Predicted 3D model of a 451-nucleotide RNA (Bacterial RNase P class A) from an Actinomycetota bacterium. Of the family's consensus pairs, 96% are formed in the model. Taxonomically the source falls in Actinomycetota (Bacteria, Bacillati). The prediction has a mean pLDDT of 75. Rfam family: Bacterial RNase P class A. The family's RNA type in Rfam is ribozyme.
[in-house]
RNA sequence: GGGGUUGGUCGGGUAGUCGCGCAAAGGGGUGUAAGAUAUAAAUACUUAUACACCUUUGUGAGGAAAGUCCGAGCUCCACAGGGCAGGAUGCUGGGUAACGCCCAGCGAGAUUAGGCGUAAGCCUAAUCUCAGCGAAAGUGCAACAGAAAAUAUACCGCCAGGACGUAUGAAAAACGUUCUGGUAAGGGUGAAAUGGCGAGGUAAGAGCUCACCAGCAGCCUGGUGACAGGCUGGCUUGGCAAACCGCAUCCGGAGCAAGGCCAAAUAGGGAAGAGAUAAGGUGGCCCGCCUUUCUUCCGGGUUGGCCGCUUGAGGUAGAUAGGAAUAUCUACCCUAGAUGGAUGACUACCGCUAUUUAUGGGUUACCUUUGAGAAAUUCCACUUUUGUGGGAUAUCUUUAUGGGGUGAUCCAUAAGUAGUACAGAACUCGGCUUACAGGCUAACUCCAGCC
Repeated sequence: GGGGUUGGUCGGGUAGUCGCGCAAAGGGGUGUAAGAUAUAAAUACUUAUACACCUUUGUGAGGAAAGUCCGAGCUCCACAGGGCAGGAUGCUGGGUAACGCCCAGCGAGAUUAGGCGUAAGCCUAAUCUCAGCGAAAGUGCAACAGAAAAUAUACCGCCAGGACGUAUGAAAAACGUUCUGGUAAGGGUGAAAUGGCGAGGUAAGAGCUCACCAGCAGCCUGGUGACAGGCUGGCUUGGCAAACCGCAUCCGGAGCAAGGCCAAAUAGGGAAGAGAUAAGGUGGCCCGCCUUUCUUCCGGGUUGGCCGCUUGAGGUAGAUAGGAAUAUCUACCCUAGAUGGAUGACUACCGCUAUUUAUGGGUUACCUUUGAGAAAUUCCACUUUUGUGGGAUAUCUUUAUGGGGUGAUCCAUAAGUAGUACAGAACUCGGCUUACAGGCUAACUCCAGCC
């Protein structure tokens, strides 16, 4: 200097002209109603209200508004009572309104670096991952290979004994074939094969024994706990539960198209069925409780307006407590509420990205020239042949150094061209997941160059 991974943050800006939504204030205008005064009445004035218009001020999409995956606030359903089924979560502690979320730990695994050890294996640090309870309650699965895939085996082997043969006059040892018994240390298959390394022991072997390591159990110590450490001990009980299952904890349902209010209109229409031993009552079934009708088909009316609808588990800043997530206090702020659905159009300048051209500078590669040296060829001059001095040619080496040319690459400036990510609220909030050009930034890591 450049690249990669993970995280955070911004993700266009300024000015002008015109145009939109909401809120507040003001202004006059039109209509309606009421009042009192003047008037015979019309009319003028005041108040209220409705409508449109004008002016001013304020304000107007997101980090994901997306997905509709979790959790809630809120609304309704008299049962939100009990049970079954069903579903979700699954190490510990803390946070939170709550959560399947967040924070901090514990444990396991992977990678990298370092260290201890004969070895098995262990320790430290950093980064990342984990769908992290239970496999001796039961059921089930593991192709192929392999002797055998779980309380599952002996393929090749190893050892002991018997028989036969090589094989002789006889015997022993050795070798081969076969039978019986012992064996799981060696080899093979596999993702995985009756804990592992080393030593002893044995007919050959095996925790058979010993020391060490791992696992398991008991006790002690530390910790709120998950767990960790120490001592002792028998030697040691595969894997999969993002298989069924078991255990622990939690879960009423539906959802703003929830749900209320006003106005208006029509046909309190017609037919069929069930019906108190019944039907209905916001996922299914049963019990309990409540209500008295319920279901289906045909047909008619309305589809208008208002509320819900934005002041919130709200935002910003500071202080305190805490490893942190967060909590408390103080101060300040009000930041969309649309409803065929608002925040846009145009112009100019700027920012960012890519690219082209020009100029300047840096680095680097090649060519050429300049400097020095080498030997070779050739020319000239001198010289006593040998030789000395100078010039030219091409080749090679070196590089202190300069000039020129061609190219690559980087930076800066200027001009031109093109582009400017993902993407639009619809009751609100806390999360998770997904999408995202580019800029800035933190940590880790890789490459190149220089000192």